[in-house]
RNA sequence: CACAGAUAAUGGCAAAACCAGUGAAAGCUGGGGACGCAAAGCUAUAGGGUCUAAGGGGAAACCUAUGACAGCCAGCUAUCGAG
Numbered sequence: 001c002a003c004a005g006a007u008a009a010u011g012g013c014a015a016a017a018c019c020a021g022u023g024a025a026a027g028c029u030g031g032g033g034a035c036g037c038a039a040a041g042c043u044a045u046a047g048g049g050u051c052u053a054a055g056g057g058g059a060a061a062c063c064u065a066u067g068a069c070a071g072c073c074a075g076c077u078a079u080c081g082a083g
Base pairs, nucleotide, nucleotide: 003083005080012037013036018031019030020029021028022027035071041076042075043074047073048072049069050068051067055064056063057062
């Protein structure tokens, strides 16, 4: 340095229920609590995928992102150091 991820060390993050706020919703923020995570750090103007559909379109069914999701894949960066 690379691979790899250890019943090691140091630390870290925090799902769901529930409460409050916010939002049309998806969701987000705070509280709360650990389901889990070696990138559960960052990126939604590189890409795929997923959710929502206020507004718009439509006779209706339904379609549509300009709204979201990084704890779906992905991209970028990074701690440790058994082997």
This is a predicted structure of an 83-nucleotide RNA (c-di-GMP-I riboswitch aptamer). It was read from a public genome assembly, where an Rfam model found it. It matches the Rfam family "c-di-GMP-I riboswitch aptamer". Its family is annotated with cyclic-di-GMP binding in the Gene Ontology. The prediction has a mean pLDDT of 84.